[in-house]
Formats: sequence, structure tokens, C1' cells
RNA sequence: CCAGUCAAAAGGCAAACCUAUCGAAAGAUAGGGACGCAAAGCCACGAGUCUACGGUGAAAAUCACUAUGACAGUCGGGCUGCCAAG
Repeated sequence: CCAGUCAAAAGGCAAACCUAUCGAAAGAUAGGGACGCAAAGCCACGAGUCUACGGUGAAAAUCACUAUGACAGUCGGGCUGCCAAG
């Protein structure tokens, strides 16, 4: 110097749920709230999952398919970051 992460220290983020708003929905934002997280910081590149306004098909009711939508707290990948005795 680099890597791993056992302990410590300073801290950080915020699941479910509730309220309000946006959205067709999935979901997102803000406030409250903590299940947990060493990247639970950021990025939709790959895989996977969710939704179906719209579109297509079916004789009807309705059903099925479909991402241009969403999920980074599903995984992989890329970039960046705090402390660190042993």
C1' cells in the first nucleotide's frame, strides 16, 4: 500500500404499518415509525419479479398475452464512501 472483516469508536440508512399527495396499477414522494442493513449509497447493463392505462386475441361476460411502466431492501455487474487495535 492492497484485500478480507473479528472487535471497538463516530455516525448513517429505514422494512412492515399509519397519514397526505401523485399514478390506471405496480409503485413513488413527504411526515411519523423501526424489521433489519457494512454499502439497505448511486446507476435499469444482464437475469428475475410485479403491474397492464394502452394495444392484440377470443361470440359475450370476462379471460389471456404484451412494457414503453416499476422493483437497486431479488441477484449479478459498474462507480463511489467512514473507522479499523489485532